[in-house]
RNA sequence: CUUCGACAAAGGCAAACCCGUUGAAAGGCGGGGACGCAAAGCCACAGGUCUAAGGCUUUCGGGCUAAGACGGCUGGGUUACCGAA
Numbered sequence: 001c002u003u004c005g006a007c008a009a010a011g012g013c014a015a016a017c018c019c020g021u022u023g024a025a026a027g028g029c030g031g032g033g034a035c036g037c038a039a040a041g042c043c044a045c046a047g048g049u050c051u052a053a054g055g056c057u058u059u060c061g062g063g064c065u066a067a068g069a070c071g072g073c074u075g076g077g078u079u080a081c082c083g084a085a
Stems, first nucleotide, its partner, number of pairs: 004083002012037002017032006035072001041078003045075003048070003054065004
């Protein structure tokens, strides 16, 4: 340096749920809370998923659509703490 990841050390993040707030919704943010996580740090680049305000359409029931979201769905890119085997 690369790979790898201990019942190591020091730290970190925070699912469900609850409260507040924001948003058309999905969802986001803050507080509480811990199921988990070795990149659960960062980037919507590829696939996937969610929503459908606006738009298009309609037999008025609805249907389609992302320029809105999800990185704790998979891959990719990028940066990084520690060091037993």
Molecule: c-di-GMP-I riboswitch aptamer